c-di-GMP-I riboswitch aptamer from Fusibacter sp. A1, 84 nucleotides, folded computationally. Its mean pLDDT, the model's own confidence on a scale to 100, is 77. The sequence is in RNAcentral, with records from Rfam.

């Protein structure tokens, strides 16, 4: 100096839920709240979810992403004071 792991100081983030709002939906934003997280920081590369619109059959159903998901999906990139 670098990597891995454990501990720890000061900090950081914020699940469920509630209220308001956005959206066709999936889901998301703000405020409260704290289940937890040493990458719970970033990222659509993959996977997954939804189907407004479009297409096809035609009471209805099926296919499709330009939409969505990074905290109990994977991968990629980046980062953290002290001690062992």
């Nucleotide at each position: 100096c670098a990597a891995a792991u454990a501990u720890u100081u000061a900090g950081g983030c914020a699940a469920a839920c509630u209220a308001c709002g956005u959206g066709a939906a999936a889901a998301c934003g703000u405020a409260g709240g704290a289940c937890g997280c040493a990458a719970a920081g970033c990222u659509u590369g993959a996977g997954u979810c939804u189907a407004a619109g479009g297409c096809g059959a035609g009471u209805u159903c099926g296919c499709u992403a330009u939409g969505a998901u990074c905290g109990a999906u994977c991968g990629g990139c980046u980062g953290c004071a002290g001690u062992g």